[in-house]
This record gives sequence, C1' cells and structure tokens, in this order.
RNA sequence: AGGCCAGUAGCUCAGUUGGUAGAGCAUCGGAUUCCAAAUCCGACGGUCGGGGGUUCGAGUCCCUCCUGGCCUG
Repeated sequence: AGGCCAGUAGCUCAGUUGGUAGAGCAUCGGAUUCCAAAUCCGACGGUCGGGGGUUCGAGUCCCUCCUGGCCUG
C1' cells in the first nucleotide's frame, strides 16, 4: 500500500425481505434464609463506532472516516 472480517446495554452476543432495538451475565430493589449463597419476581441500563446520503420509514441499503483483528506484499 491492497484485500477481508468485526464495531449494537457495564460485559458476551442476537436482531428475519428496511417497519416500535432484545437475551444472558453484571448492577439495584423485593421474596426466601438466623445470616449468606443458590433460587424466584421486578427494575435500571442504548446518539446501534463518527459524519453524510437514499427512503414515508435505516441497526439493516449506499459513500466516507475512525478503531480492532486477519491475510497478501
């Protein structure tokens, strides 16, 4: 320098043909317990890496930039 993959909640990851963004873990509250752990119930938590474009509507499609990883030279 070129090519490919990834970037979504604090962490690990889903997200269907473009149509209201989800799960598990963690955290907090409650139940249970002599206390705790485990278990159960509930809650909190998101500019979907940044910017621009297409569209009635974008996590999803297009352009560009950034970060990380792999490959070629």

Model confidence (mean pLDDT): 83 of 100. The RNA shown here (transfer RNA) has 73 nucleotides and comes from Lujinxingia litoralis. Rfam family: tRNA. The same sequence occurs in records of 7 taxa.